[in-house]
Context: one part of a larger RNA
RNA sequence: GGCCACCGCUAUAGGAAUUCGAUUAAGACAUGCGAGUCGAGAGUCUUCGGACUCGGCGGACUGCUCAGUAACACGUGGAUAACAUGCCCUUAGGAGGGGGAUAAUCUCGAGAAAUUGAGGAUAAUACCCCAUAGGCCAUGAAUGCUGGAAUGCUUUAUGGCCCAAAGCUCCGGCGCCUAAGGAUUGGUCUGCGGCCUAUCAGGUUGUAGUGGGUGUAACGGACCCACUAGCCUAUGACGGGUAUGGGCCUUGAGAGAGGGAGCCCAGAGAUGGACUCUGAGACACGAGUCCAGGCCCUACGGGGCGCAGCAGUCGCGAAACCUUCACACUGGGGGAAACCCUGAUGAGGGAAUUCCUAGUGCCUGCAUUUUUUGUAGGCUUUUAUCUAGUGUAGAUAGCUAGAAGAAUAAGGGCCGGGUAAGACGGGUGCCAGCCGCCGCGGUAAUACCCGCGGCCCAAGUGGUGGUC
Numbered sequence: 001g002g003c004c005a006c007c008g009c010u011a012u013a014g015g016a017a018u019u020c021g022a023u024u025a026a027g028a029c030a031u032g033c034g035a036g037u038c039g040a041g042a043g044u045c046u047u048c049g050g051a052c053u054c055g056g057c058g059g060a061c062u063g064c065u066c067a068g069u070a071a072c073a074c075g076u077g078g079a080u081a082a083c084a085u086g087c088c089c090u091u092a093g094g095a096g097g098g099g100g101a102u103a104a105u106c107u108c109g110a111g112a113a114a115u116u117g118a119g120g121a122u123a124a125u126a127c128c129c130c131a132u133a134g135g136c137c138a139u140g141a142a143u144g145c146u147g148g149a150a151u152g153c154u155u156u157a158u159g160g161c162c163c164a165a166a167g168c169u170c171c172g173g174c175g176c177c178u179a180a181g182g183a184u185u186g187g188u189c190u191g192c193g194g195c196c197u198a199u200c201a202g203g204u205u206g207u208a209g210u211g212g213g214u215g216u217a218a219c220g221g222a223c224c225c226a227c228u229a230g231c232c233u234a235u236g237a238c239g240g241g242u243a244u245g246g247g248c249c250u251u252g253a254g255a256g257a258g259g260g261a262g263c264c265c266a267g268a269g270a271u272g273g274a275c276u277c278u279g280a281g282a283c284a285c286g287a288g289u290c291c292a293g294g295c296c297c298u299a300c301g302g303g304g305c306g307c308a309g310c311a312g313u314c315g316c317g318a319a320a321c322c323u324u325c326a327c328a329c330u331g332g333g334g335g336a337a338a339c340c341c342u343g344a345u346g347a348g349g350g351a352a353u354u355c356c357u358a359g360u361g362c363c364u365g366c367a368u369u370u371u372u373u374g375u376a377g378g379c380u381u382u383u384a385u386c387u388a389g390u391g392u393a394g395a396u397a398g399c400u401a402g403a404a405g406a407a408u409a410a411g412g413g414c415c416g417g418g419u420a421a422g423a424c425g426g427g428u429g430c431c432a433g434c435c436g437c438c439g440c441g442g443u444a445a446u447a448c449c450c451g452c453g454g455c456c457c458a459a460g461u462g463g464u465g466g467u468c
Stems, first nucleotide, its partner, number of pairs: 001468009012358006019351002021316001027314003031311003036057003041054005064269003074193007083186002088182007096130004106119005134162009144153002167174002195241003202232003207229008244266004248259004271292006294305004322348001324347003330344001331342004361379007385403006411457005416438002422452001424451004433440002
């Protein structure tokens, strides 16, 4: 000197942003909102607006946080001859026949509530069966293709096992099933890279490997049985500490050092933990079950809840905003579409968080010593005020035009040296106090407290802490 956070005093306006409960408590949360949609799948009721239910898709995205994690978590480069992939795209083919239920609604109940039992009726793009296409497995054969290498792909024989489909329509279309390919997204494995510690030196028994099996979309001690006794380690194993990683950010001429909460990518988490179902996808923040811990309701029988979503409250603290508006934009979900939903997002409000820009007037005469200040006269009108238009989802702001009037706008720190600026006045008298450092103060203090004057920055200026 720069950057970051907080604090004191002060404060006119506009714009911008990787700014605003990261640091401390991944502490606890009142209230509202944050994921719906489809009538061109279907049923019932209707006051014809719509409501309830079955069904489909979505709800695994978006949003939040950084506790854990020293790890294939991340970065970068590979492998998958060991894999999956809803919606989307391309190509080829198909959609035949039959059946039984069930919800809402209705009847009768239980309960304070949450919720829930029994009976009867009914539909579907819900569910089931048959058929065909097809698929999988085993054994064998053939031809080529890709490749470093067939165990892969293609064709075929035999045997076994499994086994597709759905309609709607406003007649334009929208869907359904199978197979192959693509795209996208992911799973798994792996070379290399990057913290501290030896006042941690030995560690390991599913440990290291082989054979066989289980399981998975898939490889694998991932798991199991048998066998072998290995495997890692001073190139730091094992243990301990700390920590999400990167792009980046700060500083610096660079090398480096420090940071990584914010914006983007990746990971992880959703009160602590374990598990499960559904599904193309989860072991699921606004699904379920159980345990723990906490809170709430209760008619004491039993129930309910988890803001590290957006606002907001308490607490903690030096430390951080409105319980606003709108789907007009962008994006996402549903829908054939119209459209609906969206605290994502956009818009406004607040904040001296930072950066940028502009202003707080100018000219002349006179007085004081030029500056400065005061006074008289004149000039100009950025912003603020008022009016109109534009702007906007609607406003605000902004922009454009006009009106009046210098009106509406300056502080903070310092003045002994370093270090720019007082040997001016008053007070105090080793007291009160100042001071990053050196040092001032004990009666003439340029150093304390005031006044006057001056210096440096300026909507800021100083202080404290961190960091280069």
Predicted 3D model of a 468-nucleotide part of an RNA (small-subunit ribosomal RNA, 5' domain) from uncultured euryarchaeote.
The coordinates come from a structure-prediction model, not an experiment, and the mean pLDDT is 84.
The source organism's lineage runs through Archaea, Methanobacteriati and Methanobacteriota.